[in-house]
RNA sequence: UGCGAGGUCGUCUAACGGUAGGACAUCGGGCUCUGGACCCGAGAAUCCUGGUUCGAAUCCAGGCCUCGCAG
Repeated sequence: UGCGAGGUCGUCUAACGGUAGGACAUCGGGCUCUGGACCCGAGAAUCCUGGUUCGAAUCCAGGCCUCGCAG
């Protein structure tokens, strides 16, 4: 450099074009003799810029980054 795949809460992982959800972790509370166990609750994310669309995590274009293959 060319081709292919991928990028979503702190981490992992979902989401026929129609309210971005779950688990773990974190924080608050409860329970308990205590607790790291159990129960309830809260905060937290779509890589970037444009385009299409009533509506984009999703479709299109161009970038950035990661992985694989080729040279």
Molecule: transfer RNA
Organism: Minisyncoccia bacterium